[in-house]
Context: one part of a larger RNA
């Protein structure tokens, strides 16, 4: 290669938007490129298959033949399916008009505890850490306690097995601007859909630049302890960070280790946001249905452990990615980056 595959053995891209593309719902005619069929040219010759063929004593080989070259051109023909065209449909898809819920975004402004430090009052020798302890801080009154100030982070209870986002991620309160989402009605549009190589945007923490800001915490750093040593775990300090504004990095156990859309396939029991019934004063419960989210389980599916209407069942379309271990998340090179570095990504070698 082909083919087999992608929870956990090698493998789903971190996430979204969306260009080619690739696939695409029902009915109708039409049209005959795709399919199917018939015919007709042509498919050099050897080759390879076949022949109780012929010829060298066989036989390898040579010589006829036959059949095959699975292809390709034309003409005719068929029209179910694919495709073109042209019309129409409403179940996909969107729109509208009511409702609802939410820590979804991005900015003002704002509160309360609480740590720290400052300032004053009271007050007196201890505090402070530990397994023990000392290093530190303290008669220049510290810890304690009270009043006051200042300042930067971060929201206690509500909290949930809870909800919003596509992911990352998102949590005192107000306000403002602003995205998506769900349910009900069936009012409009009329396949306008999936999916996406490239491309573009976003994309924890850590880092980096320029300016700020710095209570608290705290790599690196110092000092004290433990030790046989202690570049560590424990203490006392602490500086870059953490925080804010713009601009870079672009990476993760970015994880449901489970791409993405659609149908379809026993249930039982929780949550959360709806609608519709029963019942009632009116609610609660009960029922019945859409989204969501969880727990359990039946067929099926799995090596096995489990998944199981939120599939790892049963299909169907797109897309990424795997293909023995180590070298190797390397070199080399290209691209991006200010730097750190990322992306892409091998081979000799050995097992």
């Nucleotide at each position: 290669c082909u083919g087999g595959g992608c929870g956990u053995a090698a493998a789903g891209a971190g996430c979204g938007c969306g260009u080619a593309g690739g696939c695409g719902g029902c009915u109708u005619g039409u049209u005959a490129a795709g399919u199917g069929u018939g015919a007709a040219g042509u498919g050099a010759a050897a080759u390879c298959u076949c022949c109780a063929g012929g010829g060298c004593u066989c036989a390898a080989c040579c010589c006829g033949g036959a059949a095959a070259c699975u292809g390709c051109u034309u003409c005719g023909c068929a029209u179910a399916c694919u495709g073109g065209c042209a019309a129409g449909c409403u179940u996909g898809a969107g729109g509208g008009a009511c409702a609802c819920a939410g820590a979804g975004g991005c900015a003002a402004c704002u509160g309360g505890a609480a740590u720290u430090u400052c300032u004053g009052g009271u007050g007196a020798a201890g505090c402070g850490g530990u397994g023990a302890a000392a290093u530190g801080c303290g008669u220049a009154g510290a810890u304690a306690u009270c009043a006051g100030a200042a300042g930067g982070a971060a929201c206690u209870c509500c909290u949930a097995u809870g909800g919003c986002g596509a992911a990352g991620g998102c949590a005192g309160g107000u306000u403002g601007c602003u995205g998506g989402g769900u349910g009900u009605c069936a009012u409009c549009u009329g396949a306008c859909g999936c999916u996406g190589a490239g491309g573009c945007g976003c994309g924890a923490a850590a880092g980096c630049g320029u300016g700020g800001g710095u209570a608290g915490c705290a790599a690196a750093c110092a000092g004290g302890a433990u030790u046989a040593g202690a570049u560590a775990c424990c203490c006392u300090g602490g500086u870059a960070g953490u925080c804010c504004a713009c601009g870079c990095c672009c990476u993760a156990a970015a994880c449901u280790a489970u791409g993405g859309a659609u149908g379809c396939u026993a249930g039982u029991c929780g949550u959360g946001a709806g609608g519709g019934g029963u019942a009632u004063a009116g609610a609660c419960c009960c029922c019945c249905u859409u989204c969501g989210u969880g727990a359990c389980g039946c067929a099926g599916c799995u090596a096995a452990c489990g998944c199981a209407u939120u599939a790892a069942g049963c299909a169907u379309c797109c897309c990424g990615c795997c293909u023995g271990g180590g070298g190797a998340c390397u070199a080399c090179g290209g691209c991006c980056g200010c730097a750190a570095g990322g992306u892409u990504g091998a081979a000799a070698c050995u097992c």